[in-house]
RNA sequence: GCCCCCAUAGCUCAAAGGACAGAGCAAGAACCUCCUAAGUUCGAGAUGCCGGUUCGAGUCCGGCUGGGGGCU
Numbered sequence: 001g002c003c004c005c006c007a008u009a010g011c012u013c014a015a016a017g018g019a020c021a022g023a024g025c026a027a028g029a030a031c032c033u034c035c036u037a038a039g040u041u042c043g044a045g046a047u048g049c050c051g052g053u054u055c056g057a058g059u060c061c062g063g064c065u066g067g068g069g070g071c072u
Stems, first nucleotide, its partner, number of pairs: 001071007010025004018055001028042004048064005
C1' cells in the first nucleotide's frame, strides 16, 4: 500500500427495512435478615462519526475513525 471482517447498555450478546431497540451478568433502590450473603420486586442505562437511499435505517450504500485478520 491492497483486500476481508467487526463496532448496539459498564461487560457478553440479540434485534426479516416497520410495534416502545430486548436479554443475561454487573451497578442502583426497596423488601427480607440482628448484620452480611442468598432470595424477591422495582426502576435506570446503548445503536462509533459524517453523508446518502427510503414513507420509514441498528439493519442497505459511500466516506471517516477505531479494533482484528490476510497478502505484498